[in-house]
RNA sequence: GGGGCAGUGAUCUAGCUCGGUUUAUGAUACCACUCUCACACAGUGGAAGUCGGUGGUUCAAAUCCGCCCUGCCCCA
Numbered sequence: 001g002g003g004g005c006a007g008u009g010a011u012c013u014a015g016c017u018c019g020g021u022u023u024a025u026g027a028u029a030c031c032a033c034u035c036u037c038a039c040a041c042a043g044u045g046g047a048a049g050u051c052g053g054u055g056g057u058u059c060a061a062a063u064c065c066g067c068c069c070u071g072c073c074c075c076a
Stems, first nucleotide, its partner, number of pairs: 001075007010028003020059001030046005052068005
């Protein structure tokens, strides 16, 4: 230099193909309550997301397209 894959709450992750029943899924962690003498476990509820950035297509984009950033792999 060329090619491919990946990036989603604090962490891991589903959803991405073929755009729409959606207010973005689940777990861990966190907060409150219940339970306990107390703690842990368990149960109930809650908060937490620029969906890597930017531009475009569209009535509508995490999802499609261009460019850029970061990481990994392959070729040279």
This is a predicted structure of a 76-nucleotide RNA (transfer RNA) from a Candidatus Heimdallarchaeota archaeon. It was read from a public genome assembly. Its Rfam family is "tRNA". It is annotated as a transfer RNA.